[in-house]
Context: one part of a larger RNA
RNA sequence: CGUGGAAACUUGAAGAGGCCCUUCUCUAGUACGAGAGGACCGAGAAGGACGGAGCUCUAGUGUAUCAGCUGUCCCACCAGGGGCAUUGCUGAGUAGCUACCUCUGGUUUGGAUAAGCGCUGAAAGCAUCUAAGCGCGAAGCCGUCUCUAAGAUUAGGUUUCAUAGGUCGGUUAGAGAUAAUGACCUUGAUAGGCUCCAGGUGUAAGUUCGGUAACGGAUUAAGCCGAGGAGUACUAAUAGACCAUUUGA
Numbered sequence: 001c002g003u004g005g006a007a008a009c010u011u012g013a014a015g016a017g018g019c020c021c022u023u024c025u026c027u028a029g030u031a032c033g034a035g036a037g038g039a040c041c042g043a044g045a046a047g048g049a050c051g052g053a054g055c056u057c058u059a060g061u062g063u064a065u066c067a068g069c070u071g072u073c074c075c076a077c078c079a080g081g082g083g084c085a086u087u088g089c090u091g092a093g094u095a096g097c098u099a100c101c102u103c104u105g106g107u108u109u110g111g112a113u114a115a116g117c118g119c120u121g122a123a124a125g126c127a128u129c130u131a132a133g134c135g136c137g138a139a140g141c142c143g144u145c146u147c148u149a150a151g152a153u154u155a156g157g158u159u160u161c162a163u164a165g166g167u168c169g170g171u172u173a174g175a176g177a178u179a180a181u182g183a184c185c186u187u188g189a190u191a192g193g194c195u196c197c198a199g200g201u202g203u204a205a206g207u208u209c210g211g212u213a214a215c216g217g218a219u220u221a222a223g224c225c226g227a228g229g230a231g232u233a234c235u236a237a238u239a240g241a242c243c244a245u246u247u248g249a
Base pairs, nucleotide, nucleotide: 001151005161006160007159008158009157010156014148015147016146017145020048021047022046023045024044025043026042032037050105051104052103053102054101058099059098060097061096065092066091067090068089069088070085071084072083073082074081075080110142111141116136117135118134119133165243166242167241168240169185170184171183172182173181190236191235192234193232194231195230196229197228199225200224201223206219207218208217209216210215
């Protein structure tokens, strides 16, 4: 830009992917075989690699979370803190992300066939799977399964609306480099704040008690806390502008 308005929901031409492998048990120590050995067919159970999804468990990370420790500078000093030292070092760790973790997939039965095996059957009174005709037959092919998909210019379909709808602007995240996509914009829980909860760390400061002191006990399962959940209009989403509203009827 097209698909002669808009929104929502769709069909599927076509394309892509996948359809993998192993072991064990039963059938059965059966058929077969002198023995040694040892099945087809069928049924069941595990596993490997690969693919998809997820973070409940396990584990990793988690430089804006908590605690411990050292040196030094500063807050006049004590106490308590702040800066720097690889995130100063160490021990843990929420959300998110991730795999070593969890769930899940490769199933089913069709169609046409390859090699091959056949039926009927002449040319050629016989024979012959082939010349006419008709079957069986593979992890392979076409479907069945998953995904994309109407620029499929043959541009499809259905429903609703037609002063419909869309864009700009703003708060933003299940989205994200930017676009885009999704949620919301006071008729509001969209983000922040606050409250409560989950979760993390592990018992703050101050005071008091014991001890000469280092330190220990109590107040105190405290104090602090990023991303998580719920609630709450306190703050910010104000006000608005633009495009379109056509052809046809």

Overview: Predicted 3D model of a 249-nucleotide part of an RNA (large-subunit ribosomal RNA, domain VI) from Candidatus Falkowbacteria bacterium LH_S3. Its mean pLDDT, the model's own confidence on a scale to 100, is 86. Rfam family: Bacterial large subunit ribosomal RNA. Its family is annotated with structural constituent of ribosome and ribosome in the Gene Ontology.